The RNA shown here (Glycine riboswitch aptamer) has 78 nucleotides and comes from a soil metagenome. Of the family's consensus pairs, 89% are formed in the model. Its Rfam family is "Glycine riboswitch aptamer". From the family's description: This family represents the bacterial glycine riboswitch. The coordinates come from a structure-prediction model, not an experiment, and the mean pLDDT is 83. The sequence is in RNAcentral, with records from MGnify.

[in-house]
RNA sequence: GCGUGGGAGAGCCCCGGCCAGCCGGGGCGCCGAAGGGGCAAGCUCUCCCCGGGAAGCUCUCAGGCAUCAGGACCACGC
Numbered sequence: 001g002c003g004u005g006g007g008a009g010a011g012c013c014c015c016g017g018c019c020a021g022c023c024g025g026g027g028c029g030c031c032g033a034a035g036g037g038g039c040a041a042g043c044u045c046u047c048c049c050c051g052g053g054a055a056g057c058u059c060u061c062a063g064g065c066a067u068c069a070g071g072a073c074c075a076c077g078c
Base pairs, nucleotide, nucleotide: 001078002077003076004075005074006073011028012027013026014025015024016023017022029065030064031063035061036059037058038057043051
C1' cells in the first nucleotide's frame, strides 16, 4: 500500500421543488477521527535570537451534522 471486518461525534428554522421520503437554496448553530495549519521539551547555539520539533492536543481552512458515502484508529490476510 491492497483486501475484508469493526469504527465515534454534531441541528434547528424558513423558502422552493416533490416520487412525501428526500433534494436544493438561505440564516444562524454545532462536530472532529480524511486531509491541512499551529505548538512543548529533548536537540542546536558561549548566552540570546534564529533553527528544529509529535499527537487521540489545538484551530476548524477543508470536510462533516437521517441513510448511504467518507472515516483517524484497530484486527486478520497478502